Background:
c-di-AMP riboswitch aptamer (ydaO/yuaA leader) from a soil metagenome, 144 nucleotides, folded computationally. The model forms 96% of the base pairs in the Rfam consensus. Model confidence (mean pLDDT): 78 of 100. It matches the Rfam family "c-di-AMP riboswitch aptamer (ydaO/yuaA leader)". Rfam's curators write: This family represents a conserved RNA structure found upstream of the ydaO and yuaA genes in Bacillus subtilis and related genes in other bacteria. Rfam links the family to the GO terms regulation of gene expression and cyclic-di-AMP binding. RNAcentral holds the sequence, with entries from MGnify.
[in-house]
RNA sequence: CGCUGAGUCUCAGUUGCGGCCUGAGAGCCGGGGAACCAAUUUCUUCCGGGGUGAAUCGGCGGGCCUGCGGGACACCGCGUGGCCCGCUGUAGGGCUACUCCGGCCCGAACCCGUCAGCUAACCCGGCAGGCGGUCCAGACAGGA
Numbered sequence: 001c002g003c004u005g006a007g008u009c010u011c012a013g014u015u016g017c018g019g020c021c022u023g024a025g026a027g028c029c030g031g032g033g034a035a036c037c038a039a040u041u042u043c044u045u046c047c048g049g050g051g052u053g054a055a056u057c058g059g060c061g062g063g064c065c066u067g068c069g070g071g072a073c074a075c076c077g078c079g080u081g082g083c084c085c086g087c088u089g090u091a092g093g094g095c096u097a098c099u100c101c102g103g104c105c106c107g108a109a110c111c112c113g114u115c116a117g118c119u120a121a122c123c124c125g126g127c128a129g130g131c132g133g134u135c136c137a138g139a140c141a142g143g144a
Base pairs, nucleotide, nucleotide: 001132002131003130004129008026009025010024011023012022013021027127028126029125030124031123032122037117048115049112050111051110052109057089058088059087060086061085062084063083064082065081066079067078068077069076070075092106093105094104095103096102
């Protein structure tokens, strides 16, 4: 200086300065919450339900659990569903480029805790994290 993202700014305190932290505001973001409307749904075995987010929905293969049958056992066969791993697609999302074509990527993770549709008033919370380029300084390694 830029990218992703709501995740920025201002003032005061603290401090030698800056940062962190605390408080207050502006702004942005998220959640709860009537009427009306919508929805009939959820629970018991199996597998409750919901939220942030682009991050959903599949296919193939493998592993574990699970139902039935065989077997003294170890184990084997068939089937269903759940979870995990790998590969491969995809709803969707991002960057680049004035735009388009094109190219390069992502398609995660976390939270609530049996509970929440929408929702005015009202109430509560967040303002992170992760990256890339350039310049300067230092350290180390290598080459000539």